Transfer RNA from Trichonephila clavata, 73 nucleotides, folded computationally. Rfam family: tRNA. By type it is a transfer RNA. The organism belongs to Trichonephila, within Eukaryota. The RNAcentral record of the sequence draws on ENA and Rfam. The coordinates come from a structure-prediction model, not an experiment, and the mean pLDDT is 81.
RNA sequence: GUUUCUGUAGCGUAAUGGAUAGCACGUUGGGCUUCUAAUCCAAAGGUCGUGGGUUCAAACCCCACCAGGAAUG
Repeated sequence: GUUUCUGUAGCGUAAUGGAUAGCACGUUGGGCUUCUAAUCCAAAGGUCGUGGGUUCAAACCCCACCAGGAAUG
């Protein structure tokens, strides 16, 4: 250089073009406990990598770019 895959919460990871974008861990607060751990309840935390396009409607489809991985030369 070419081809290809991935990008969603602090980490990991789901979501058939239509629901307030979920789940687990973590974090915070509370319950339980003499205290801690474990466990239970609740909460916060996401401009879905960026910018355009298609569509009544885009995390999802198309294009370009950015970042990372793989293959090949």